[in-house]
RNA sequence: GGGCGGUUAGCUCAGUGGGAGAGCACUACCUUGACACGGUAGGGGUCAGAAGUUCAACUCUUCUACCGCCCACCA
Numbered sequence: 001g002g003g004c005g006g007u008u009a010g011c012u013c014a015g016u017g018g019g020a021g022a023g024c025a026c027u028a029c030c031u032u033g034a035c036a037c038g039g040u041a042g043g044g045g046u047c048a049g050a051a052g053u054u055c056a057a058c059u060c061u062u063c064u065a066c067c068g069c070c071c072a073c074c075a
Base pairs, nucleotide, nucleotide: 001071002070003069004068005067006066007065010024011023012022013021018055026042027041028040029039030038048064049063050062051061052060
C1' cells in the first nucleotide's frame, strides 16, 4: 500500500428500513440471625464521527477514525 471483518448499555453480544433489546453487572424491596442463592421492580444508550439516499436509517451508500485478520512491498 491492497482486500475483508468489526465499532450498539459498565462487560459480552443480538437487532437486514418504521417499538433500541437480551444475558451478566448495578440500585431498591421481599426472603435470612447475617451472607449467598432465589423472586419482584427500577436506572443506565449522541447505536464510533460526518455527509448522502429515503416519508422514515443502528440497518443502504460514501468519506474519516480506531481495532482485528489476510496479502503484497522495503530492509

This is a predicted structure of a 75-nucleotide RNA (transfer RNA) from an Alphaproteobacteria bacterium. Rfam family: tRNA. Rfam describes the family as follows. Transfer RNA (tRNA) molecules are approximately 80 nucleotides in length. The sequence is in RNAcentral, with records from ENA. Its mean pLDDT, the model's own confidence on a scale to 100, is 84.